[in-house]
RNA sequence: UCUCCAAUAGCUCAGUGGUAGAGCGAAUGACUGUUAAUCAUUAGGCCGUUGGUUCAAACCCAACUUGGGGAG
Repeated sequence: UCUCCAAUAGCUCAGUGGUAGAGCGAAUGACUGUUAAUCAUUAGGCCGUUGGUUCAAACCCAACUUGGGGAG
């Protein structure tokens, strides 16, 4: 320098155009002599940034940023 992949909750990851989810973790409650375990409920996201396409974008397109793989 070129090329490919990734970026979504505190963490690990789903979600391939129509109001964003799971597991773990956190909080509260139940249970228990207490803790743990178990059960129930709740909170936590404007989906890396900026534009574009579209009636509608996490999703399609472009540029950029960060991380990773490959080529020279």
Record summary: Predicted 3D model of a 72-nucleotide RNA (transfer RNA) from Symbiochloris sp. SG-2018. NCBI's taxonomy places the organism under Eukaryota, Chlorophyta, core chlorophytes, Trebouxiaceae, Symbiochloris. The sequence is in RNAcentral, with records from ENA.